[in-house]
A computed fold for a 77-nucleotide RNA from an Alphaproteobacteria bacterium, annotated as transfer RNA. Its mean pLDDT, the model's own confidence on a scale to 100, is 82. The source organism's lineage runs through Bacteria, Pseudomonadati, Pseudomonadota and Alphaproteobacteria. Rfam family: tRNA.

């Protein structure tokens, strides 16, 4: 400096192709069981889907841009 990936809840991820109610799993928080611990059930909460802009009736998803993070390759030493 080139190309490419990936970015969604506290952690891990699915959803993007082929735009229509934003999920699962585990972790928290309540209940209930249990003498407690653990563990089992039930059930509740929690998101600016990396900022930004844009197209649309509508965007997490499509277009541009910009940022972080990995790879991969080039160039210096």
């Nucleotide at each position: 400096c080139g190309g490419a990936a990936u970015g969604u809840a506290g952690c891990g991820c699915a959803g993007c192709c082929u735009g229509g109610u934003a999920g699962c799993g585990c972790a928290a928080c309540u209940g209930c069981u249990u003498u407690g611990g653990g563990a089992g059930c039930a059930g509740u909460g929690g998101g600016u889907c990396g900022g930004g802009g844009g197209u649309u009736c509508g965007a997490a998803u499509c277009c541009c841009u910009c940022c972080a993070u990995u790879c991969c390759g080039a160039c210096c030493a």